RNAcentral holds the sequence, with entries from ENA. The RNA shown here (small-subunit ribosomal RNA) has 1389 nucleotides and comes from an uncultured prokaryote. It matches the Rfam family "Bacterial small subunit ribosomal RNA". Its mean pLDDT, the model's own confidence on a scale to 100, is 84.
């Protein structure tokens, strides 16, 4: 850094959980356009009629004629992707009631419902005869105007009612209102829908309708639409707005409003101005009732109701008082429209649940470092108030004259009285707001990161605390933060992302100049953008939410007028983009034909003999049938060394021996034509490594598959021998690559420097220098980029075009297309699943990367373990119990510097219970003597201090409680202590300087050194812990001092015994010396290193002490300390035996050997460190001996331990031995209460393995290793173990290539950091997706069959009031036909 997930906001017809006091105001089936009992929701008019009945004779009712209305208003959103809706226009058109004008109303005719009579049916409903009126029907007159016309003429109206003032009725015109009809523009996704259309486009005629039109018919034409996305498949009612946002923009279409559809499903019409009609009518269908089984009703998506679905949405209320509708002269009637109330915290908006005063900071809770601190002025108490609930009175607007459902409401008084009213969810971060407890990866939480495995601010509870508040949260959905599809506003070298390359065709964009034009584009004006909403500014409701009233807005479309830069478009011109033309070049550009050598292979043939080839190392393989070498000679096929180059050419793959021919492109120079002819390019053509397919050559080497030998735990690999597709040629396919510069094409601009390549110009010195165009590279400045790193060959600044991206798998996969002989391409998802995945740098740590260095690391030596026995110590077994812990180096002779008891934490037993030990209360008693006395008692004198007080304090018993007490748990809660890397040379800090940043520089770099020692550079200068030094010690010298030490000289002794002495040894104080200081070489004239003298010591002289930031959640809670956590007549505390020493076996570490460098016996000489009074213990003296007994000396340079050992001499002569001690027996010795389990030593007997050690391993580099003894600590007694001391005293290091740690630079990584990370297949259980013999449901196309209802058409068979010229004309009824729902076969998507 790039993404992607997740969260704060603000909505909401919402729903759930808890909890709920009142009030306005709005709001309430989003699901089944599922089925629906009941009620109601369309009437009215007697002033059109006629009949009947009532009558208070005024009048009224009733059926039913007739008029108007029932097309309005309500209610749903299934359909519809359409002129349906928005929005703007448009003409060929209707419009009932209203207006406003204008002419009329004359005089005739037949009929029929009701009723009445008869009848049919269960019923709805009806037949048949007779009677009757109209504002019902029907002629005829009349026509200002009206229709039709062949321009002569034709046709066509009315109705009355009644108080006489009016209402009506008919024609025609105008307007109003309402509708229909047509157009421009705008409207959801998908191309894994690309082609669709036959009344289909278009013309004539012609019918038809209000009206225009293929609206419909019959003829002619063959048109039309479509990549700007038809067609087709989904999905959806559309608007004004709501919502969220800064805004563009996104979602969305409840309620109010505009428009549209529908009204059980599918069809069709009548009636009428208006319907193809919610509460009409007819026909089919599903479906429910009702039936006498013949047949008939129905249609809540009106208002209420119900059942059903659902997480979910309310009363079968009131009234027509006001608003409006319908009819009516009217009064009035109707009216689930509408006002109203009713449920519901759904939502928005007020209001209250008290206010003042109050610290003894009360109680109580909770938390403590036990002091406190916090709930908290919170509460009690005291002193006000009455808002909202309540009771009571009074009571409206809303109504112009009447008339109030709301309703005795709202609102006012007045009363009582703090009275009746508070809670949800958080409190790890993001996000305001902490702590106890309880749980212990359980139980839960979680939006996301995540929390939880015994000290959980995350899970449950309490306390506190922040938040919001009659709500609070959860859950769902939009928007938002997401600039996360980016128009405002991203990207593509490496993160995801440039088509593999080019040619072009639509399109998109285009040099200079001068005129028209005014489409584009700015201005101004109309007109339209419905009302509501939203802004804004009054106003009314106590405020507000709510509503009223005016502004603005409404970003948009139409018109008109104007400007004319710019862009289009038209017209002229121009030469700088392009291109043509002339001269020149350079080339592994392409195609075809020919030709050369060198090599390899084979053939042949000569020479020649045993071997060749191969590898790390071998085998297969080839050769005595003559190879491999070699020499000639052919054969075939294939590729071009050397020259060759970040050289050339080419769009790109790619091109490479030479010659020909034939082509294509580029560059320079000249500027002569032509006149912008260009750029880029969706689709789409062509090219297009390597493999690979077809077909037919060709086959020298080479070489997938294969075969064989190796390697391997195996080896379908790597390596070896062989070896066939295939490499190769001609022709067709394929169409992909890390096809890369991971960098699309083109054009213009932006410092520079040094190479090359191939033209050209200019100079003069003739081969150089400058200069220029044009390719290729390298380094680099602005600037760009997360960064790396680009930089005139941009990934810089900028214009056009075009391709591609949107987290990670899943997947370039799966289905359909396409292509393609096939492998297979190509287009190209989804379920599901994760919180992530990823660029670039940075720091570490790792490498079977590199470089440089260092260590007994290895190498060179020397001695050992691993074999034996034994000792120790583990494990493992065993056990009452075998106490715990240590576990790779860094646990195993660690802890234990010493278990018989003890120790000792373990087993078994048995006692114990304020305790074996502490502090504190309480209560008693103090040691010894003597006196008295029978005895109990009693007096004195008595422990320390002492303020003189039976005051303190000590000690013991005895009681009660607080508490002791745990070697009981956690080293992964800790301190302290240690162990390792590692005595390895490293770890880091201020300031400066780079760098968006992590960081980096210093510390890297060139020497150099043990060492980041030190020297020299250098953007770094300095400085801290660490290396050295600075201490101890050994080694030399001087000097103080000379007892215990020493003795050269002098005297003396068995003797440094003694007198003297302090030279020297030593002792133990204090000093000196050593520094690469000199002196040669080398190096850089540094730092250094080599070599020399001198020096006791020479390059850190040897040795110690001394461990830098960290690292292993290394080791110790059983050294000690110490959180929490367990026990408390025990897990605390005594006791006694037991046990930790157990024993098939496995390791570890050591002893002692296996022998002659020895063993044994003699001789008998030289050490140092230390230790010592419950002690070391001379000497005698007893024991073979271990040891006893008596003891002198010594608190130690004085006495002891104390004897060194190896060494020499001799003697054994290579044997299981004079080796080598193992195990036993027995007899003793010491210590000790006590040697049985379970001590050590001695004597004699016994004499085991063992003859030098497999794979493998340790230590050591000089007084070192190896050998060889002595001492001490623990300790009554016990070491082969430990820590320390001297003697004697080696070899070998060429050198760093490899094995093990290590340091420093580098490189390349996925970080709990190579014990890291990770792939595939398999078992089995879920889940999601594909495929699946099929099988099922929708939609939907084609074809053909059937043809309800019903309008048209035709026809005139029957029946027939009104007109009639008497012939009929017209109705009705029926038949015919075509068109068509639903149904039905078939075949299709």
């Nucleotide at each position: 850094c790039u993404g992607g997930c997740u969260c704060a906001g603000a909505a909401c017809g919402a729903a759930c959980g808890c909890u709920g006091g009142c009030g306005g105001c709005a709001g309430g089936c989003c699901u089944a356009a599922c089925a629906c009992a009941u009620g109601c929701a369309a009437g009215u008019c007697g002033a059109g009629c006629g009949c009947a009945c009532c009558u208070u004779c005024g009048g009224g009712u009733g059926a039913g004629u007739g008029g108007c209305g029932c097309a309005c208003g309500g209610g749903u959103g299934a359909g519809u992707a359409a002129c349906g809706c928005g929005u703007g226009g448009g003409g060929a058109c209707c419009u009932a009631c209203c207006a406003u004008u204008u002419u009329g109303u004359g005089g005739g005719g037949g009929a029929u419902a009701a009723c009445u009579a008869u009848u049919g049916g269960a019923a709805a409903c009806g037949a048949u005869a007779g009677c009757u009126a109209a504002u019902a029907c029907c002629g005829c007159a009349u026509a200002c105007g009206c229709c039709c016309u062949u321009c002569g003429g034709g046709g066509g109206a009315a109705a009355g009612a009644u108080u006489u003032a009016u209402c009506g009725c008919a024609g025609a015109a105008u307007g109003a209102u309402g509708g229909a009809c047509c157009c421009g523009c705008g409207u959801c996704u998908g191309a894994u829908u690309a082609g669709c259309u036959a009344g289909u486009u278009g013309g004539u005629g012609a019918g038809g309708u209000a009206a225009g039109a293929g609206c419909u018919c019959a003829c002619c034409a063959a048109g039309g639409c479509g990549a700007c996305g038809a067609u087709c498949a989904g999905u959806a009612g559309c608007u004004g707005g709501u919502u969220u946002g800064a805004g563009a923009g996104g979602a969305u279409g409840a309620u109010c409003a505009g428009c549209c559809a529908c009204a059980c499903u599918g069809g069709g019409a009548c009636u009428g101005a208006g319907a193809c009609a919610c509460g009409g009518c007819c026909c089919a269908g599903a479906c429910u009732c009702c039936u006498a089984c013949g047949g008939g009703a129905g249609g809540c998506a009106g208002c209420a109701g119900u059942g059903g679905g659902g997480a979910a949405u309310a009363u079968u209320g009131c009234a027509c008082a006001a608003u409006g509708g319908a009819c009516g002269a009217a009064a009035g009637u109707c009216u689930g429209a509408u006002g109203c109330a009713g449920c519901c915290a759904u939502g928005c908006c007020g209001c209250g649940u008290g206010a003042g005063u109050g610290a003894a900071g009360a109680a109580g809770g909770c938390c403590c470092u036990a002091g406190g601190g916090u709930u908290g002025u919170a509460a009690a108490a005291c002193u006000c108030u009455u808002u909202c609930a309540g009771a009571u009175g009074u009571g409206a607007a809303g109504a112009u004259g009447a008339u109030g459902a709301c309703g005795g409401u709202a609102a006012c008084a007045u009363c009582a009285g703090a009275a009746g009213a508070a809670g949800c969810a958080c409190c790890g971060g993001c996000u305001a707001a902490c702590u106890u407890c309880g749980u212990g990866c359980c139980a839960g939480c979680a939006g996301c990161c995540g929390c939880g495995g015994u000290a959980a601010u995350a899970c449950g509870a309490a306390g506190g605390g922040g938040g919001c508040u009659a709500g609070c949260g959860u859950u769902g959905u939009u928007c938002g933060g997401a600039a996360u599809c980016a128009c405002u506003g991203g990207g593509c070298g490496u993160a995801a992302a440039g088509c593999g390359c080019a040619c072009g065709u639509a399109g998109g964009c285009g040099g200079a100049c001068u005129g028209g034009u005014c489409a584009g584009u700015u201005g101004g004006g109309g007109g339209u953008g419905a009302a509501a909403u939203c802004c804004c500014g009054g106003g009314g409701c106590u405020c507000a939410a709510c509503c009223c009233c005016g502004g603005a807005a409404c970003u948009g479309c139409c018109u008109u007028c104007a400007a004319u830069a710019c862009u289009g478009c038209c017209a002229g011109u121009c030469u700088u983009g392009a291109g043509u033309c002339c001269g020149a070049g350079a080339g592994a550009g392409g195609u075809g034909a020919g030709u050369g050598g060198a090599a390899u292979u084979c053939c042949u043939a000569g020479u020649g003999u045993a071997g060749a080839g191969g590898u790390g190392a071998a085998a297969u393989u080839c050769g005595u049938a003559g190879a491999u070498a070699u020499u000639a000679g052919g054969a075939a096929g294939a590729a071009c060394a050397c020259c060759a180059g970040u050289g050339g050419c080419g769009a790109a793959g790619g091109c490479g021996g030479c010659u020909c021919a034939c082509u294509g492109g580029c560059u320079c120079g000249g500027u002569a034509c032509u006149g912008a002819c260009g750029c880029u390019g969706a689709g789409g053509u062509g090219c297009g490594a390597a493999a690979g397919c077809g077909u037919g050559g060709g086959g020298a080497g080479c070489a997938a598959a294969c075969a064989g030998g190796a390697u391997u735990a195996g080896a379908u690999a790597c390596c070896c021998u062989g070896g066939u597709a295939g490499u190769c040629c001609a022709c067709g396919c394929c169409g992909u690559a890390a096809a890369c510069g991971a960098u699309g094409a083109a054009u213009g601009c932006u410092a520079g420097c040094c190479g090359u390549c191939g033209g050209g110009a200019a100079g003069c010195u003739u081969g150089c220098u400058u200069u220029u165009c044009g390719g290729u590279g390298g380094c680099g400045c602005a600037g760009c980029u997360a960064a790396c790193g680009c930089a005139u060959u941009a990934a810089g600044c900028a214009u056009u075009c075009c391709g591609c991206c949107u987290g990670g798998g899943g997947a370039g996969u799966a289905c359909g297309g396409c292509c393609g002989c096939a492998a297979g391409g190509u287009u190209a998802a989804a379920a599901c699943u994760c919180a992530a995945a990823g660029g670039a740098a940075u720091u570490g740590a790792c490498g079977g990367g590199g470089g440089c260095c260092c260590g007994c690391a290895c190498a060179a030596g020397c001695g050992g373990u691993g074999g034996a026995g034994c000792a120790u110590g583990u494990g493992g077994u065993u056990u009452a119990a075998u106490u715990c812990g240590a576990a790779a180096c860094a646990a195993c002779g660690c802890g234990c510097a010493g278990a018989a008891c003890c120790u000792u934490a373990c087993c078994a037993u048995c006692c114990u219970u304020u305790g074996a030990c502490a502090u504190a209360c309480u209560c008693g008693u103090c040691g010894c003597g003597g006196a008295u006395u029978u005895g109990a008692a009693u007096c004195u004198u008595u422990c320390a201090g002492c303020u003189a007080g039976g005051c303190u304090g000590g000690a013991c018993g005895a009681g009660a409680u607080a508490c002791a007490g745990g070697u009981g748990c956690u080293g992964c809660a800790u301190g302290g202590c240690u162990g390792u890397c590692g005595u390895c040379a490293g770890c880091u800090c201020g300031u400066g300087u780079c760098g968006u940043g992590a960081g980096a520089u210093g510390u890297u770099c060139g020497g150099u050194u043990a060492a980041g020692u030190c020297c020299g550079g250098c953007a770094a200068c300095g400085a801290g812990c660490g290396c050295a030094a600075c201490c101890c010690u050994c080694g030399c010298c001087u000097u103080u001092a000379g007892u215990u030490g020493c003795c050269a000289g002098c005297a003396u002794u068995c003797a440094g015994u003694u007198g003297g002495g302090c030279a020297c040894u030593c002792u133990a104080g204090a000093g000196g010396a050593a520094c690469c200081g000199c002196c040669g070489g080398u190096g850089a004239u540094a730092a250094g290193c080599c070599g020399g003298a001198g020096g006791a010591a020479g390059g850190u002289g040897g040795g110690g002490a001394u461990g830098a930031c960290g690292u292993c959640a290394a080791u110790u809670c059983c050294u000690c300390a110490u959180g929490g956590c367990c026990c408390u007549u025990a897990c605390g505390g005594g006791a006694u035996g037991g046990g930790c020493u157990a024993c098939a076996c496995a390791c570890g570490u050591g002893c002692u050997a296996c022998a002659a460098u020895g063993g044994u016996g003699g001789u008998g000489a030289c050490a140092g460190u230390g230790g010592g009074c419950a002690g070391c213990g001379a000497g005698a003296u007893c024991g073979c001996g271990a040891g006893g007994u008596c003891g002198a000396g010594c608190u130690a340079a004085u006495c002891u331990c104390c004897a060194a050992a190896a060494a020499c001499c001799a003697u054994c002569u290579c044997a299981g031995u004079u080796c080598g001690c193992a195990u036993u027996g027995u007899u003793c010795u010491c210590u000790g209460c006590a040697a049985c389990u379970c001590g050590a030593g001695a004597g004699c007997a016994u004499g085991a393995a063992g003859u030098u050690g497999g794979a493998a391993u340790c230590g050591c580099u000089a007084g070192u290793a190896g050998u060889c003894g002595c001492a001490g600590a623990u300790c009554a007694g016990c070491a082969u173990g430990c820590u320390g001391c001297g003697g004697u005293g080696a070899a070998u290091a060429c050198g760093u290539u490899c094995c093990c740690g290590g340091g420093c630079c580098u490189u390349g990584u996925a970080a709990c950091a190579c014990c890291g990370c990770c792939c595939g297949u398999c078992a089995c259980a879920c889940c999601a997706u594909g495929g699946g013999a099929g099988u099922u449901g929708g939609c939907u196309u084609u074809a053909c069959c059937c043809g309800a209802a019903g309008a048209c058409u035709g026809u005139g068979u029957g029946c027939u009031a009104a007109c009639u010229u008497c012939g009929g004309a017209g109705g009705c009824a029926g038949c015919a036909g075509g068109c068509c729902a639903c149904g039905g076969u078939a075949a299709g998507g």